[in-house]
Molecule: small-subunit ribosomal RNA
Organism: metagenome
RNA sequence: AGAGUUUGAUCCUGGCUCAGGAUAAACGCUGGCGGCGUGCCUUAUGCAUGCAAGUCGAACGAUCUUAACUUCGGUUGGAUAGUGGCGAACGGGUGAGUAACGCGUAGGUGACCUACCUUAAGGCGGGGGACAACUCCGGGAAAUCGGGGCUAAUACCGCGUAAGCUCUCGAGUCAAAUUGAGAGUGAAAGCUCCUUCGGGGGCGCCUUUUGAGGGGCCUGCGUUCGAUUAGCUUGUUGGUGGGGUAAAGGCCUACCAAGGCGAAGAUCGAUAGCUGGUCUGAGAGGAUGAUCAGCCACACUGGGACUGAGAUACGGCCCAGACUCCUACGGGAGGCAGCAGCAAGGAAUCUUGCACAAUGGGGGAAACCCUGGUGCAGCAACGCCGCGUGAGUGAUGAAGGCUUUCGGGUUGUAAAGCUCUUUUAUUGGGGACGAGAAAAAGGACGGUACCCAAUGAAUAAGCCACGGCUAACUACGUGCCAGCAGCCGCGGUAAUACGUGGGUGGCGAGCGUUAUCCGGAAUUAUUGGGCGUAAAGGGCCCGCAGGCGGCACAUUAAGUCAGAUGUGAAAUCUCCCGGCUCAACUGGGAGGGGACAUUUGAAACUGAUGAGCUUGAGGACAGCAGGGGGAAGCGGAACUCCCGGUGUAGCGGUGAUAUGCGUAGAUAUCGGGAGGAACACCAGUGGCGAAGGCGGCUUCCUGGGCUAUUUCUGACGCUGAGGGGCGAAAGCGUGGGGAGCAAACCGGAUUAGAUACCCGGGUAGUCCACGCUGUAAACGAUGGAUACUAGGUAUGGGGGGUAUCGACCCCUUCCGUGCCGAAGCUAACGCCAUAAGUAUCCCGCCUGGGGACUGCGGCCGCAAGGCUAAAACUCAAAGGAAUUGACGGGGGCCCGCACAAGCAGCGGAGCGUGUGGUUUAAUUCGACGAUACGCGAAGAACCUUACCAAGACUUGACAUCUUAAUGCUAGCCUGGGAAACCAGGUGUCCCUUCGGGGCGUUAUGACAGAUGCUGCAUGGCUGUCGUCAGCUCGUGCCGUGAGGUGUUGGGUUAAGUCCCGCAACGAGCGCAACCCUUGUCGCUAGUUGAUUUCUCUAGCGAGACUGCCCCGCGAAACGGGGAGGAAGGUGGGGAUGACGUCAAGUCAGCACGGCUCUUACGUCUUGGGCUACACACACGCUACAAUGGGUGGUACAGAGGGUUGCGAAGGAGCGAUCCGGGGCUAAUCUCACAAAGCCAUCCUCAGUUCGGAUUGCAGGCUGCAACUCGCCUGCAUGAAGUCGGAGUUGCUAGUAAACGCAGGUCAGCAAUACUGCGUUGAAUACGUUCUCGGGCCUUGUACACACCGCCCGUCACGUCAUGAAAGUUGGCAACACCUGAAGUUGAUGGGCUAACCCGUAAGGGAGGCAGUCGCCCAAGGUGGGGCUAGCGAUUGGGACGAAGUCGUAACAAGGUA
Repeated sequence: AGAGUUUGAUCCUGGCUCAGGAUAAACGCUGGCGGCGUGCCUUAUGCAUGCAAGUCGAACGAUCUUAACUUCGGUUGGAUAGUGGCGAACGGGUGAGUAACGCGUAGGUGACCUACCUUAAGGCGGGGGACAACUCCGGGAAAUCGGGGCUAAUACCGCGUAAGCUCUCGAGUCAAAUUGAGAGUGAAAGCUCCUUCGGGGGCGCCUUUUGAGGGGCCUGCGUUCGAUUAGCUUGUUGGUGGGGUAAAGGCCUACCAAGGCGAAGAUCGAUAGCUGGUCUGAGAGGAUGAUCAGCCACACUGGGACUGAGAUACGGCCCAGACUCCUACGGGAGGCAGCAGCAAGGAAUCUUGCACAAUGGGGGAAACCCUGGUGCAGCAACGCCGCGUGAGUGAUGAAGGCUUUCGGGUUGUAAAGCUCUUUUAUUGGGGACGAGAAAAAGGACGGUACCCAAUGAAUAAGCCACGGCUAACUACGUGCCAGCAGCCGCGGUAAUACGUGGGUGGCGAGCGUUAUCCGGAAUUAUUGGGCGUAAAGGGCCCGCAGGCGGCACAUUAAGUCAGAUGUGAAAUCUCCCGGCUCAACUGGGAGGGGACAUUUGAAACUGAUGAGCUUGAGGACAGCAGGGGGAAGCGGAACUCCCGGUGUAGCGGUGAUAUGCGUAGAUAUCGGGAGGAACACCAGUGGCGAAGGCGGCUUCCUGGGCUAUUUCUGACGCUGAGGGGCGAAAGCGUGGGGAGCAAACCGGAUUAGAUACCCGGGUAGUCCACGCUGUAAACGAUGGAUACUAGGUAUGGGGGGUAUCGACCCCUUCCGUGCCGAAGCUAACGCCAUAAGUAUCCCGCCUGGGGACUGCGGCCGCAAGGCUAAAACUCAAAGGAAUUGACGGGGGCCCGCACAAGCAGCGGAGCGUGUGGUUUAAUUCGACGAUACGCGAAGAACCUUACCAAGACUUGACAUCUUAAUGCUAGCCUGGGAAACCAGGUGUCCCUUCGGGGCGUUAUGACAGAUGCUGCAUGGCUGUCGUCAGCUCGUGCCGUGAGGUGUUGGGUUAAGUCCCGCAACGAGCGCAACCCUUGUCGCUAGUUGAUUUCUCUAGCGAGACUGCCCCGCGAAACGGGGAGGAAGGUGGGGAUGACGUCAAGUCAGCACGGCUCUUACGUCUUGGGCUACACACACGCUACAAUGGGUGGUACAGAGGGUUGCGAAGGAGCGAUCCGGGGCUAAUCUCACAAAGCCAUCCUCAGUUCGGAUUGCAGGCUGCAACUCGCCUGCAUGAAGUCGGAGUUGCUAGUAAACGCAGGUCAGCAAUACUGCGUUGAAUACGUUCUCGGGCCUUGUACACACCGCCCGUCACGUCAUGAAAGUUGGCAACACCUGAAGUUGAUGGGCUAACCCGUAAGGGAGGCAGUCGCCCAAGGUGGGGCUAGCGAUUGGGACGAAGUCGUAACAAGGUA
C1' cells in the first nucleotide's frame, strides 16, 4: 500500500466482499509449565446459610466472676446487657433512572455550611430534677408492650459571666470587610496519671478565631437521534410583602403586572449514567465507557420525615404496594445492585477458601477489638508475556505410506543407529525479601519464590488451509447427488473448489469459527466528493431572516496573532533511567496536550464606529425595437348548417373493402343567410417575456429592455431557508357557447383474437366569464450573481467614425440570438466568452438497484389528486460513455441460375433404391434443415456381419515373453455330430560344438482380445459458409483504454484486381499466376497404325501481353469499339479451399486418453436376420405416345478393361447360352454390333402394335449352396398410367435436353446407382423492384449463447416479509373528579404535664405532649382522551421461486417511433 466482482472486451460511476487490528467474549478440535492481569455484557430476577460496623469500663450506675489479694469490710483484675460518647452519611456494590448544571471544563459565592484535625485567645463558677438498667405486677403464641418503685453520669435543665450574633443610629465600601455607641440575646463536664499533697501532666468540655480538607448553591461553554414531534408554559415570567433554608432564588405563600421559551429546534418521543480513558485510524475522525480512577444516581417498588456536622440514610425508622416466610389466625418478620454461595435466565462468566502479617479505615489514653475494604490462595488457555516438548551426527537415500510415463519421484536427515545436554517434569537437601522508626515481638501467602544435587530423551503437538483474492497439489471416491462457499463461484464420469489418503503452506499451546467495533471506505468528502448524459439544479420570479459584500482615511480591539500566568487530578500514552534472569508487569523522571480563564501587547485582514469617494447599484434628460401583458371594437379566407336555383346517380372512403350519405334528389356547382373557432402568405437558425408562453387589424391602459451624452444619489449591492406570487395541457365547480376537431362510446374493416393501429359516426372537452387544481421530458435534462481567459463567421436592435448625392459599402463599439473552433476541462460524448474553462459568494439537491414518484402520519384540495416521505424483505449488481461484432419488417453500393426470361423436369402412376415408422428372436450400427435420406455400402444368398437362436472353446482365432515337461510334429484313418469340435488310432521333424538350439504340443503366469461406451477427452480425415474476397501482422501515428488507422474515401475489377488520394509505410495468408488438360502452329521421334507427307501417338517449343489503333474519363487504372489472329481481354475445363464458424461428421476405416467385460461384451460353428410391410418422405428409372412404337436395311465415336483374365474365327440353340480355343501381359489380340441418326414399311389417336408392372410355365449361368434371397432367356399374362394440386429442382454453350458406350466393386448380381466417355445439339437473359445467399460502407440497438436474441404484464402454484381491516389484548405518560396512609407544617389543645417563675402550702403561670381540625401528598378508584406494541376473519400490492398459461408492450423505423 491494496485486491476480487457489472462487460465479448474497455474506461468511468457505484455498491457488495476480502486481506489488518481489537474484544469482559462464546462455540468446535486440541492442550505441558510459569508470571501478570481478567472473569453475570442476559432477569435493577428471586434468594437458603454464614460472614460484611463496631468500639470505648480512662463518661456512668448495676450485675456476674471458676481469678488474685484481703485487715473479711472489701480491693484489684476479667466479662457483660443497659445509660452515655464517637462511628455507623466512610469503605464495598450496581447502572435501573437521568438528555439534566447530571457530567466535563473554566469561573463565581459581596448568598453559604463544615464533626474529627490544625492555629490563636479566653473559660470550665454555682445549682436542680429525672429516666433506663434493676426490681415488682400485668398483656401477648411470638415480635414485643404497658403500669408501679429505686438509681448514676461527660445524659437532661435553669442561674451567673464573656466573646459572638441580631437590631437601631453613625464612619467606611460600588456593594463587603472593618469600626464607634445603644438595646436585645447568649457557654461549659468531667475522667485519668504522677505527686514532695502545695501542685503538676494528659485526655476531654464551652465560646470565639485561623487553616486544611470536605461539601451546598449559581454561571459561561461543550454534551445522542427524530420535524412523519411546531408550537410550549399559569407558579408559568417578573415585581412587592411575608415565610422558609446553612445559603441566593417562585423554593413556598398573598397581591400586582402579562409575561417567558421556540426554526441557532422550545415542547414531545426514543435511546443513554457522564468523564479520565479504551480500540481503531497517517491524521482529522469513528466506535466505545468492562477492569483502574473522578463525579452522579440507586439500594424490593413508591412516598415521607427523624437523628445528626453531615442522610432525606444499602446491612436505620414510619406508611402504602407487590412478593416470600412464621403464626396459637389475634398478629408479626424480611429485603445479597456487600463477600462467598443457590435457583432461574442465557452462547456465556469462578471458592459457601486463608489472614488481618502488610496497606487503609472505625473506636479507644493505650493495650487492643472490628474490618468478605484489603493482602493472599483456589477455579477458568479468558487475555497478554515468557519457556519447553530436545541438540549434534547420521544415505544403502532402509522399511512402510503415497504416486508413477514403471525408469523413478516423494515423505527424507526425517527415522533407526551413534554421541551429548537436562530447561521442564519427578525426588531429596537448603531456603528468603516483603518487618520500616530505640529495641523486641509479630508472615495469611509458604516450606512459596529462589539455590544445590540425583535419575533419565526421559513427562509434553496440535489446529486450520491448499480454484482466484491468498502462502500451499496430487491420487482415489462421488457424479447438479452428497456436499462446499467470505465474494466471484465449484459439483451433470478424467473435480488442484465436495469426501478421504499422501504431500505442502501457515500459525503454534494453541488453531479455527461466530458475534461486535474501527480500518481499508475519498462509500457523508473540514482535511477530502459530487449534480448536461452515471444518483443529484428547486418549473419560474419576488423577498423577511440569515450568509457574503467596492475604493480610500481615522479610531477601536470583538474575531485574529504573539508573550506570560493559572488550570488541564492520579493512572493511561510517548521518551529516558531503574526493579523482577528476559518480557508481560512495575517504580522514578521528563514530555505531550486540544481546550478554557486571566493578563500584557500587535493592528495587516475581518468586524464595529465616524467622516468621505464613484467604478457596483439606482435615478433624471433624449432616442429606439418588439407576436411582452390586459380590455374593447373591426376584418377577410376557409368550414359546417339553413334557404333557393342548375343538375343526375352516384358520392365518400381505403392497401383493398365495408359501415355511412344519396332518387324524400346527395356529391358537384351558383346565389343568399346564420354560426363558432382559428388567423394562410409575411415567417426567419428572427423578435419579446422570469418561466409557463406570446402571431389578422385598430384604439385605450400597462410592465420590462437597449443605446448615447452629460448629470444626480453615494454601496443604497448579490443570494435567499421558511413565506408570497406566477405557472402548458388535462381535470373540477357555476353559468354561457358549441363551427371544426375529438377521449369515452357505437358501427365497419383487419386479425387466430383486435376491447388497437385504418375507416364512418360521435359525447364530454377544446372556446368565453369567474373560481379551483399546481403538475409536465415545466429540458439547454446545465440554479442565480460578479470578474477574467485566442480567434472566425452569421444574424436582430442601437450608437460613433470614415466615405458619399445618399439610408449603400468599409471600420469600430454596446446589448441580444446562433454556428465553428484554440487553450483549458471532461469517464467519454462533448463544452468552449450564452463554459461543462479559471475563481469568489449564496441557495437547492445526491449517496447501490428493487421494494418506492409507495405505505403510515401530517398539510393542501370539492374531487381527481398533490407536497412531504419510510421500513421489512430481496439482489450483486443496477448504471453512464465509448469499442468490436451480430442483428434490423434501417439506408446506400455491388455480386451469384438468386429472381426475371427460357428449356427440361420433380410433386400424380408403376417399379428400383434409401430413410422414417411399424413389426420381429434379430430386422446390427452410424448419418437428421441447408451441410442425413442411390449417404458410409466401388456391389448383405454362405462369407462379408458388427444382429438373433442354438451348439462349442477358455493363455484363447492372433502377438511377445518366462518357467517346466515333451518330441506323441505335419499329415492320414475310424467313430459321434448340422458343423465347429470331441474321442481314439497311425505316424518318431530339422540343425548340433552333444551342452543345447530351431520348430511344434501340453501346462503355469504375465497377457491377448472387444465393430463394448465416450466424436462433449482427442489425432487424422471430411462436409458447410465458399473459389465468397476476405483474414491478419511489424513499425509508426491517434486514443486513458477496449481499440482505431493501414483495410476507409474517389474510380475500377471476377477479385483487398489495379490506379489516384490519404498518418501512414511495408509485409504475410488468401485472389491472380506458376501445374494438368483442351484449342493453333513449328520441330524431333515413331512401335503394333498403311509407306510418314497427312491423320495419330509421345516429347520439346512458339503463341495472347490490352502488345497495336480509335473513343470515353482532369490523369491513371480501366472500360467500349476495331484490326490482326486458331484463340482477345482470367480463351474453355480441372486441380488448388485464407483466418475462422457450426462442441458439424466420424472411437464402425485407422490411431489414441479414460472407463467397462475377461469360462465373456472375447473366439469358433450351423441356421436365420440386415431383403419384414398398413403407411409417410427423399433420390431415381420407365412411361403415358405419332417429333412416336414395331419390323427390315444401313452409317459414324470416344474413353476404358483384360492372364484365377478378355476371349476371336467356326459350329449348336428362337434365345439366354454352350462347344471351341486362334490371338493377346495389349496403339498389335479381345470385350465391341455403339445408339439416337438415315432409308423403307406397318400402325392412325385407341388404354392402342402406347405402356410395361404383375403372374404362370419352360430354360440358361455363377456358385459347397440361388427356399427365405441372384441374374439372364423364351412363351404366355398385359396392372396403373392419357402429362400430374399447393409447391419445388437443374441449367447461360458444345451448356441444357436427348442418345448410347465403358469402368470400378464383383464368383454371380438385384447398377435404373456412381465415376468417366463420346454422338446429336437448342432456347433465353429487358433488367436488379421483389425471394434466397453473400461482400463493402453507414446508422440504431436494452442483443454478445449475439433476433431461433432480449424481454413485459395478467392469471395459476409455493414461500417470505409488509400495508389496510370489524375488533381484541397489553404497555406508557399525562388530564379531570373522588378517596387519601405516613409525615412535615399551621391552628386548636377543655385531656395530661418533673426541672423555670410566683407562692410556706394548696394552687397558678410559662413551656411542652396526647388528641382533634386544615393545607400538601404516595398509592388506589372512576372517566374520557393521547401515544405505543401484539393478535386479527378478510383484503391490497410487493419480493423470490431450471423448464406452467395467455398474449407480444419495450429494445432495430421492434413492425402504429